This is a predicted structure of an 82-nucleotide RNA (transfer RNA) from a Patescibacteria group bacterium. Rfam family: tRNA. From the family's description: Transfer RNA (tRNA) molecules are approximately 80 nucleotides in length. The family's RNA type in Rfam is transfer RNA. Rfam links the family to the GO term triplet codon-amino acid adaptor activity. The sequence is in RNAcentral, with records from ENA.
């Protein structure tokens, strides 16, 4: 330099003929159980904001009424070729 795969909440990850983003699982917070903890169990958990709302899938564009998803260009991460 050419190629193949990947980047999504604190963490691991789901979700695609384009149509409610974040399913589950972990850590986190409250509860109830205990003398107290542990473990178990129950609720809640993306961000900012009093709120109304606004933003949110690496970053920038492009295509649509709508893009995580599909078409560019870029960074970054893993392998493979020379």
């Nucleotide at each position: 330099g050419c190629c193949c795969g990947g980047g999504u909440g604190g963490u691991g990850a789901a979700a695609u003929u384009g149509g409610u983003a974040g399913a589950c699982a972990c850590a986190g917070c409250a509860g109830a159980c205990u003398u107290a903890a542990a473990a178990u169990u129950u609720g809640c958990c993306g961000a900012c904001g009093c709120a109304a709302g606004u933003c949110a899938u690496g970053c920038g564009g492009g295509u649509u009424c709508g893009a995580u998803u599909c078409c560019c260009g870029c960074c970054c991460c893993g392998g493979g070729c020379a």